The prediction has a mean pLDDT of 78. The RNA shown here (Bacterial RNase P class A) has 383 nucleotides and comes from Geobacter sp.
[in-house]
């Protein structure tokens, strides 16, 4: 020098003038106005995917459904986040990447092709017996090719995937059938780690495909809705319909009279009708800096110090000058093995993203022009 990886709680133009919009604090005016002072987006304010805090509702305990999470061990208010690991996949490395708990409880599924897709399977070959035709041949008898029956999973051949590799024995022919290595399962010790786990070592032919963001089983979580929650003032609350509960009094119908229906009243819930301003909640907070301790980290203690938007048709704007920053073309000079190419004042054009808090807070995931920092890996040259 080149090429890459992580990682930041990093920036996200700057200054000046002019008009403008809002919350506080003040003066004057006084009923919403002037002045002055001060404070006003974001790294994602976004998607609204999880977690909580806060509020109402609900709630004895348990259990069932659901609906999620899933390797250890940590942080944490809390997670599906994060941090340190382990495993397993990729990369020469730095790093990364995984929904990563059971497939020997059980059930489906595994598409085309294949004979057969899982305690399976004879399409083709192999091998055996038996007909038997050519044809060998002195009747016998042998018998290619066919044909029945049975054996075999060595070999072909289908497919992603065919019930452990290779080899030697056996065998008609083959077959973990047997036998040595390798693989891998189960199971005994033995050392390390807290632990997932790893590393050794023995015994045993046990060889039992894949799928669980397929049911399913097993741990473990989890009541419900949300600031359009809640409270408070004000304003509405005319008239009207359905249902249910109650009948003490009256009334009215239908009856001469009780009973009994109906209507009407009284209450409770719905519906549908009217009100649809204003305060509140509301921002002080799991808060930020800074320092210092503890820890490999995420984080946690401690100690000083700050007060950091509260809008509610919704504010945080507009434009002008200067200047910086990034790209592209021109380029004085300038380094160079005088080549290839780098550097370059300056000067013309353009170009600056994503995206706008609405009750906070902690994450994920997405978007983004452009540019800073600190660590680390491989190459290459020089010393």
């Nucleotide at each position: 020098c080149g090429a890459a990886g992580c990682a930041g709680a990093c920036c996200a133009g700057a200054u000046g003038g002019u008009c403008g919009c809002u919350g506080c604090c003040u003066g004057c005016a006084u009923u919403u106005g002037c002045g002055g002072g001060u404070g006003g987006a974001g790294g994602a304010a976004a998607g609204u995917c999880c977690g909580g805090g806060c509020u109402c509702c609900a709630c004895a305990g348990g259990g069932c459904a659901u609906g999620g999470u899933g390797c250890u061990g940590g942080a944490u208010a809390a997670c599906g986040u994060c941090c340190a690991g382990c495993g397993g996949g990729g990369g020469u490395a730095a790093c990364u990447c995984c929904a990563g708990g059971g497939a020997a409880a059980g059930u489906g599924c595994c598409a085309c092709a294949g004979a057969g897709a899982g305690a399976a399977g004879u399409c083709c070959g192999c091998c055996u017996g038996c007909c038997a035709u050519a044809g060998c041949c002195u009747u016998a008898g042998c018998g290619a090719a066919g044909g029945c029956a049975g054996g075999u999973a060595a070999g072909g051949g289908u497919g992603a995937a065919a019930g452990g590799g290779u080899g030697a024995g056996g065998u008609a022919a083959g077959a973990g059938c047997u036998c040595a290595c390798c693989g891998g399962g189960u199971u005994c010790g033995g050392c390390g780690g807290c632990g997932a786990c790893g590393c050794c070592g023995g015994a045993u032919g046990c060889c039992a495909g894949g799928u669980a963001a397929a049911c399913c089983c097993c741990a473990c979580c989890a009541g419900g809705a949300g600031c359009a929650a809640g409270g408070c003032c004000a304003a509405a609350u005319a008239g009207g319909g359905a249902a249910g509960c109650g009948u003490c009094a009256a009334g009215g119908a239908c009856g001469g009279c009780c009973c009994g229906u109906c209507c009407g009243u009284g209450c409770u819930u719905c519906c549908g009708g009217g009100u649809u301003g204003g305060c509140u909640g509301c921002u002080c907070g799991a808060g930020g800096c800074u320092g210092u301790c503890g820890g490999c980290a995420a984080c946690g203690g401690c100690a000083g110090u700050c007060c950091c938007a509260g809008a509610u048709g919704a504010a945080u704007g507009a434009c002008c000058a200067u200047u910086g920053c990034c790209c592209g073309c021109c380029g004085a000079g300038g380094g160079g093995u005088c080549a290839a190419c780098c550097c370059g004042a300056g000067g013309c054009g353009g170009g600056a993203a994503c995206a706008g808090a609405a009750c906070c807070c902690g994450g994920c995931u997405u978007a983004c022009g452009g540019g800073c920092u600190g660590c680390u890996u491989c190459g290459g040259c020089c010393a």
It matches the Rfam family "Bacterial RNase P class A". The literature on the family includes a 1998 paper in Annu Rev Biochem by Frank and Pace, "Ribonuclease P: unity and diversity in a tRNA processing ribozyme". The source organism's lineage runs through Bacteria, Pseudomonadati, Thermodesulfobacteriota, Desulfuromonadia and Geobacter. The model forms 95% of the base pairs in the Rfam consensus.